[in-house]
A computed fold for a 75-nucleotide RNA from a Desulfobulbaceae bacterium, annotated as c-di-GMP-I riboswitch aptamer. Of the family's consensus pairs, 94% are formed in the model. NCBI's taxonomy places the organism under Bacteria, Pseudomonadati, Desulfobulbia, Desulfobulbales, Desulfobulbaceae. The sequence was found by an Rfam model in a public genome assembly.
């Protein structure tokens, strides 16, 4: 350093719903709150949903695929 994995450990992060907000909205923030996750970090590069005021533009990385990065080690 690579690979696998999530057994110990040490921790992370938050689904749905509520409550504010903020957006036509999809969603996004925040606080609560945990269905889950071994990258559920971070990227809109493909595909694929979803929204629109369907021209245009937006949203989903916790929908797949790519890539970059990162804790731990019974192995």
């Nucleotide at each position: 350093u690579c690979c696998a994995g999530a057994a110990a450990a040490a921790g992370c992060c938050a689904a749905a719903c509520c409550u504010g907000c903020c957006g036509c909205a999809a969603g996004a923030c925040a606080g609560g709150g945990a269905c889950g996750g071994a990258a559920a970090a971070c990227c809109a590069c493909g595909g694929g949903u979803c929204u629109u005021u369907c021209c245009c533009a937006g949203a989903c990385a916790g929908c797949c695929g790519g890539g970059u990065u990162g804790c731990c080690u019974u192995g």